Transfer RNA from Adiantum nelumboides, 72 nucleotides, folded computationally. RNAcentral holds the sequence, with entries from ENA. It is recorded under the gene name trnN-GUU. Rfam family: tRNA. From the family's description: Transfer RNA (tRNA) molecules are approximately 80 nucleotides in length. NCBI's taxonomy places the organism under Eukaryota, Streptophyta, Polypodiidae, Pteridineae, Adiantum.
RNA sequence: UCCCUGGUAGCUCAGCGGUAGAGCGGUCGGCUGUUAACCGAUUGGUCUACGGUUCGAAUCCCAUCCGGGGAG
Numbered sequence: 001u002c003c004c005u006g007g008u009a010g011c012u013c014a015g016c017g018g019u020a021g022a023g024c025g026g027u028c029g030g031c032u033g034u035u036a037a038c039c040g041a042u043u044g045g046u047c048u049a050c051g052g053u054u055c056g057a058a059u060c061c062c063a064u065c066c067g068g069g070g071a072g
Base pairs, nucleotide, nucleotide: 001071002070003069004068005067006066007065010024011023012022013021018055025043026042027041028040029039030038051061052060
């Protein structure tokens, strides 16, 4: 320098154009002599960032930044 792949909640990841979810975590409660475990509720993100396409973009296109892999 070029190619591929990824960037979404505190963390690990879903999400095939129709206003974003799960598990773990946090908080509150139940249970227990207490803790842990278990059960219930609740808490959470305008999706790396700019512009474009579209009635509508996390999703498609362009350029930027960052991580991983590969080629020379």